This is a predicted structure of a 73-nucleotide RNA (transfer RNA) from a Candidatus Woesearchaeota archaeon. Rfam family: tRNA. Rfam links the family to the GO term triplet codon-amino acid adaptor activity. It is annotated as a transfer RNA. Its mean pLDDT, the model's own confidence on a scale to 100, is 81.
């Protein structure tokens, strides 16, 4: 230079084109406890990398840039 693969809250992940985008771990708040731990309820954190397309709807498909793997050269 070529081929193939990922990209989703702080962090890890699920997610046949169709609801308000799943679940753990953190964090924050209240209940438990003399207290700290665990346990328990809640809350808050997401332009789904970015930019078009395609559809009545795209996280999903399709292309084009960026990064990260991994492979050929």
């Nucleotide at each position: 230079g070529g081929g193939c693969u990922c990209a989703u809250g702080a962090u890890c992940u699920a997610g046949u084109g169709g609801c308000u985008a799943u679940g753990a771990u953190g964090u924050c708040a209240c209940c438990u406890u003399g207290a700290c731990g665990u346990g328990g309820u809640g809350a808050a954190u997401g332009u789904c990398g970015u930019c078009g397309g395609u559809u009545c709807a795209a996280g999903u498909c399709c292309g084009g840039c960026u990064g990260g793997g991994c492979c050929c050269a």